Small-subunit ribosomal RNA from an uncultured Candidatus Peribacteria bacterium, 1447 nucleotides, folded computationally. It matches the Rfam family "Bacterial small subunit ribosomal RNA". Its mean pLDDT, the model's own confidence on a scale to 100, is 84. The sequence is in RNAcentral, with records from SILVA.
RNA sequence: AGAGUUUGACCCUGGCUCAGGAUGAACGCUAGCGGAGCGCCUAACACAUGCAAGUCGAACGGUCGCAAGACAGUGGCAGACGGGUGAGUAACACGUGCUUAAUCUGCCCCGGAGCGGGGAACAACUGCCGAAAGGCAGCUAAUUCCCCAUACGUCCCGCAAAAUGAAAAUAUGCGGGAGAAAGGUUUACCACUCUGGGAGGAGGGCGCGGCCUAUUAGCUAGUUGGCGAGGUAAUAGCUCACCAAGGCUUUGAUGGGUAGCUGGUCUGAGAGGAUGAUCAGCCACAAGGGAACUGAGACACGGUCCCUACCCCUACGGGGGGCAGCAGUGGGGAAUAUUGGACAAUGGGGGAAACCCUGAUCCAGCGACUCCGCGUGGAGGAUGAAGCAUUACGGUGUGUAAACUCCUUUUUUGGGGGAAGACGACUGACGGUACCCCAAGAAUAAGCGACGGCUAACUACGUGCCAGCAGCCGCGGUAAUACGUAGGUCGCAAGCGUUAUCCGGAUUUACUGGGCGUAAAGCGUCCGCAGUCGGUUUGAUAAGUCUGCUUUCAAAUACCGGAGCUCAACUCCGGCAAGGGAGCAGAUACUGUCUCACUAGAGAAUUGUAGAGGUGAGUAGAAUUUCCAGUGGAGGGGUGAAAUCCGUUGAUAUUGGAAGGAAUACCAAAAGCGAAAGCAGCUCACUAUACUUUUUCUGACGAUCAGGGACGACAGCUUGGGUAGCAAACGGGAUUAGAUACCCCGGUAGUCCAAGCCGUAAAUGAUGCUCGCUAAGUGUUCUCACUUCGGUGGGAGUGCUGUAAGCUAACGCGUUAAGCGAGCCGCCUGAGUAGUAUAGUCGCAAGGCUGAAACUCAAAGGGAUAGGCGGGGGAACACACAAGCAGUGGAUUGCCUCGAUUAAUUGGAUAGUAAGCCAAGAAUCUUACCCCGGUUUGACAUCCUAAGAAUUUUGCCGAAAGGUGAAAGUGCUUCGCAAGAAGAGCUUAGAGACAGGUGCUGCAUGGCCGUCGUCAGCUCGUGCCGCAAGGUGUCCGGUUAAGUCCGGGAACGAGCGCAACCCUCAUUCUUAGUUAGAAUGUCUAAGGAGACUGCCUUGGUAACAAGGAGGAAGGAGAGGAUGACGUCAGGUCACUAUGGCCCUUAUACCGGGGGCGUCAGAGACAAUACAAUGGGUAGUACAACAGGUAGCAAUAUCGUGAGAUGGAGCUAAUCCCAAAAACUAUCCUCAGUGCAGAUUGUAGUCUGGAACUCGACUACAUGAAGGUGGAAUUGCUAGUAAUGGCGAGUCAGCCAUAUCGCCGUGAAUAUGUCCCUGUUCCUUGCACUCACCGCCCGUCACACCAUGGGAGUUGAGGCUCUCUGAAGAUUCGCCCUGCGGAUUUAGGAGAGAAUCAAUGACUGGGGUGAAGUCGUAACAAGGUAUCCCUACGGGAACGUGGGGAUG
Repeated sequence: AGAGUUUGACCCUGGCUCAGGAUGAACGCUAGCGGAGCGCCUAACACAUGCAAGUCGAACGGUCGCAAGACAGUGGCAGACGGGUGAGUAACACGUGCUUAAUCUGCCCCGGAGCGGGGAACAACUGCCGAAAGGCAGCUAAUUCCCCAUACGUCCCGCAAAAUGAAAAUAUGCGGGAGAAAGGUUUACCACUCUGGGAGGAGGGCGCGGCCUAUUAGCUAGUUGGCGAGGUAAUAGCUCACCAAGGCUUUGAUGGGUAGCUGGUCUGAGAGGAUGAUCAGCCACAAGGGAACUGAGACACGGUCCCUACCCCUACGGGGGGCAGCAGUGGGGAAUAUUGGACAAUGGGGGAAACCCUGAUCCAGCGACUCCGCGUGGAGGAUGAAGCAUUACGGUGUGUAAACUCCUUUUUUGGGGGAAGACGACUGACGGUACCCCAAGAAUAAGCGACGGCUAACUACGUGCCAGCAGCCGCGGUAAUACGUAGGUCGCAAGCGUUAUCCGGAUUUACUGGGCGUAAAGCGUCCGCAGUCGGUUUGAUAAGUCUGCUUUCAAAUACCGGAGCUCAACUCCGGCAAGGGAGCAGAUACUGUCUCACUAGAGAAUUGUAGAGGUGAGUAGAAUUUCCAGUGGAGGGGUGAAAUCCGUUGAUAUUGGAAGGAAUACCAAAAGCGAAAGCAGCUCACUAUACUUUUUCUGACGAUCAGGGACGACAGCUUGGGUAGCAAACGGGAUUAGAUACCCCGGUAGUCCAAGCCGUAAAUGAUGCUCGCUAAGUGUUCUCACUUCGGUGGGAGUGCUGUAAGCUAACGCGUUAAGCGAGCCGCCUGAGUAGUAUAGUCGCAAGGCUGAAACUCAAAGGGAUAGGCGGGGGAACACACAAGCAGUGGAUUGCCUCGAUUAAUUGGAUAGUAAGCCAAGAAUCUUACCCCGGUUUGACAUCCUAAGAAUUUUGCCGAAAGGUGAAAGUGCUUCGCAAGAAGAGCUUAGAGACAGGUGCUGCAUGGCCGUCGUCAGCUCGUGCCGCAAGGUGUCCGGUUAAGUCCGGGAACGAGCGCAACCCUCAUUCUUAGUUAGAAUGUCUAAGGAGACUGCCUUGGUAACAAGGAGGAAGGAGAGGAUGACGUCAGGUCACUAUGGCCCUUAUACCGGGGGCGUCAGAGACAAUACAAUGGGUAGUACAACAGGUAGCAAUAUCGUGAGAUGGAGCUAAUCCCAAAAACUAUCCUCAGUGCAGAUUGUAGUCUGGAACUCGACUACAUGAAGGUGGAAUUGCUAGUAAUGGCGAGUCAGCCAUAUCGCCGUGAAUAUGUCCCUGUUCCUUGCACUCACCGCCCGUCACACCAUGGGAGUUGAGGCUCUCUGAAGAUUCGCCCUGCGGAUUUAGGAGAGAAUCAAUGACUGGGGUGAAGUCGUAACAAGGUAUCCCUACGGGAACGUGGGGAUG
């Protein structure tokens, strides 16, 4: 100090979340030791038991005892301290300062004076009564109580008068009056009385300071003040009588809610924010409430009286009690300890003292609750052991870690010693503790959390949107570093995590330190009281301000420096500053106050000007409509097209006249006026404003304004008029799936007037008002000065341009600021809920103003960028359309696909980009499918063992695979004399490693391919622009087939694409040439040439275009190959390769048979046709590309033919396959035919092991549909379409009408366009980015959640009133040991008005919820531009009317 999260990416706004610190904590897992602290935050709930306040016999009478001594009572002091708790309290309660001349003070200290007489009562005790508490009667002592005497001081009254003082009064002097006492023990003290002072303590008063709420705005009758009296230690309405009518309050009274306050504590850089445990100061309280007594002190925690609630005892008559003291119990709760020891220390009470008491205190116990310290070993140790994990199988990690060797003993255990704490003496609970010494032995001691990013730390397996995780973003749908487990790693460590809360980060309430044109946010506008701020100048003052000094802000804490516990935590000692309060002295620039002046602000007078400024009255013409009359005669009107409607009872049209209402064409404009809303024919009256020239006057009179007041479009409301046109609602006609709309025909409120309400709008410049300063340029309105009449300059407005500067997130603003400054006001603080609910207030109503929460989400939002898209715009292009030609879609057949069927009909492809596609050829094979029969190291690869050469022939069984026999046969290389051994290769058998898989995943992949598209695009480097995404370049003007080229330009260059280089064809040359050829030539092959806008004309800066010449070819000559960055998770795991998963006597392998060829139906692509531009017959011509030895096959013969026989020739420019349309002649004459040929029958041919399922071909016979094809749709721009035949691959044969090629014949049309389909570029809008097959709104239905209303019901705490009313106090009376009355009052009973809370049948809207219903309102011109206010209407989004905004 920041980080994550809105987006495709960016900047901003803005919320949410995280990392830090802290805690009186709790929970989970874990746990060795010690020290110092801390420990009911909840029920101020109820409490068993024990203890927590006594002491004095040297005050007194007495009882017991031999005595010592002990004891109940009287009396004294103490019990008001110490200890606990935080309920109440928003208050002089607390903090701080001042004050008390308005006060009191036991014990203690320092002074002064005194202590002489007399009398009396009540306990104890005794007797009686009572269960007890206690009551009645009687006796008695004192330091108990009373009286008298004395009185330096003291108090009261009176008098005097110096001084002070405004006065009250005070000091002083004199006189009068009042008031004391207690003794004890033994010789020294302790007590006692009066009085002065001190110390410490206490009471009172005042200033200032510290919570929330205005959805609490008025409160108050002892209330505010006065005179008098009472009362108190003392002032005072503290209380009372009388008098006056005051007092408090927007600087927040009163009410409501919450809360003990402070020193401090936590956090923070600070300012602040939060908090008020332990320790310390103050306050309040003591079961709930009230009251007084005693006393120096209480209205009293362990005292009294009364009431209430609760508990206990009882002999039923009556009594007793109060842990918020220390322990402890129950209860509550997530949660907080022992019914311990000691008075040894410190302190307190009593006592002369010894001493007694002390749950204050000092200690111990329990608790990782917090902080601090220590340990769980140290050194060496590689074979890098084992195990575990992982692996590319080689290894790697855990890891010097372990084992092992040596060493040490903090800790642990045992044994021994043993404190300080005790100021002069005695006295030690803690404690046999701390500490010290010795011994033993690595021995007794590590966990928790995390590992996707933030955030340090990664792999494997399991799981498969399941189980689960999660602080935020988010992970999980078969390769999860995010779930679970394991290994490893990281972090902290006797702890670690989680939860809760506070501060921080958050400049996210902004004093320090924010904003308001579009993100949330300027009141619709003006006036204006309070408030805040305020021009120049003289003097005074010294309130603010500044300086110095005095005093205070307890201690502790914090900070600094030291010291003591072995260190630390902890404790002790010493010390400073800043800051706050109060006071004194000084300074006087600024602010304030008073004051002398001024004129620059503001205002007034004078001159003139301007205008749709306002109000009232009058008046004018044009137009619409209606009515009357004339002319006229069939339509009119309306729309995209129509219809409703009007019209022969005469419309529309046209002419004349009349009536009535509303609005004011042209002028007219960026114009003018007004505070805004708003204002428009003309004239008059009244009235307001602004500007302006010259001089004069007042002399700061000003600015802004909470509350308040006035005005305030349209719609709407009330009453009364008026109503021509228009027109919500409504009616009808259309449109539509529907059409409660858009369009049309009608039409009522309303629109108009008068009077009165309402008070809202996108009331907008989405920009509050006022003042000053900061470049220019250019219009315009009004006006002034000067003028050489051309103009120039100034003032007040109103527009535009603008990177001047500056500001802004950007867009943009820019002297009319959103710039630089000053003053004042209003407003904002994530989105939704919601401008809703409730409450208050205004309104006749509609509604307005003020205005939340629960709950839900992690976003919502602004600006700009790149794309994509638009039923936006512009430009260009393409057989895209148009112009043409031929088709498809109808028929039959073929083939492919879907569907259905099946044991199987293997699988894939399936918008364009699947469907004569994979498949350049399924009878078996292929073959992956089905059935059946078989094999299991396997059909195939490598390794091992054994046997055998290999190999050949052959029998039997079987459908075959296969099984089982027989016979022949012994090779090659090396070594060895030989026997023989070894090896290579092959065969068989066996064992296991392994083979095998057309099994899955093309959404794990490589490679290859399709498509956009042969479209002209896609990018980079440097520079420049922008905060950035990004832009520029690649744009603009031309041009091109082309991002092709030219010119311009903050760009300059470059790359992949285009083009060219390559192949084929067209012309020609050279060379060569067999199989071609007599020869030129043609042909074949190789190599050259040729075309470049080179030349001319025109246009143009140029690129280039148009035309021409020449040329075989002319502007890319024609065709091909060639496919940029990328898109489609496009296709392919079944070409092949390959990760992962799966099968392993089977999902592998072999064989036979079947299937892939089934057929109601549907689709794609073709073939053949429907005929005469034709068909048949006969005759006669002309090709090219190819192919051929397991082949092509001639001549010849046979067969009607397919073909057969036979075989010349050819390993091919030599031989063979081998042409048709065309042309000539003739028949057919428009018909289901002499068209068409499907289907079927019979007979054949060929291939093959085999044509049944399931081949092709031939002959004869048969002769179906079909007469040019609906909506729709395809191809093609020249040697093209169309048409005719030929060849090849695959292949035994062929389902080929397919595919790939070849040549023959050979057109028509277009010199246009962007209408359809698309592509490219520019621009525009966008709420889209999975990118329009997008996004998205509302009703309805279902589930859940919180919430409002609600007949009511219940409760709580206050307020007011009535009745009653204990104890006590005050007071009065009386027959006075006392009794009675009155007042006050806790409490009790009842009533009332309000507030708050809980609950409530039913009901309202709201929110949330992967795949519900209805529509399509919004985003593009969103298909009727959208939105705002208002009114009416409608299932719903919404529609329509009126006025307004441009977002």